[in-house]
Molecule: transfer RNA
Organism: Balneola sp.
RNA sequence: GCCAGUGUAGCUCAGUUGGUAGAGCAACGGUUUUGUAAACCGUCGGUCGUCGGUUCGACUCCGGCCACUGGCU
Numbered sequence: 001g002c003c004a005g006u007g008u009a010g011c012u013c014a015g016u017u018g019g020u021a022g023a024g025c026a027a028c029g030g031u032u033u034u035g036u037a038a039a040c041c042g043u044c045g046g047u048c049g050u051c052g053g054u055u056c057g058a059c060u061c062c063g064g065c066c067a068c069u070g071g072c073u
Base pairs, nucleotide, nucleotide: 001072002071003070004069005068006067007066010025011024012023013022019056027043028042029041030040031039049065050064051063052062053061
C1' cells in the first nucleotide's frame, strides 16, 4: 500500500425481509440470616465508534473518516 472483518450498557454479547434497543454478569436497593455468602424480587445504566446521504422512519441500507483484528505484498 491492497483486501476483509469488528465497533451496541462498566464487562461479555444478542438484536436485519428498515418500524420506539435486550440478555447474562457487575453495581445499587429490598426480602431472608446473629453476620457474610448464596438464593429470590426490584432498580439503575445506551444520543448503537464518528460525520454525512437515502427514507415518512436507520443499530439495520449507501459513502467518507477513526480505532482495533486478520490476510496479502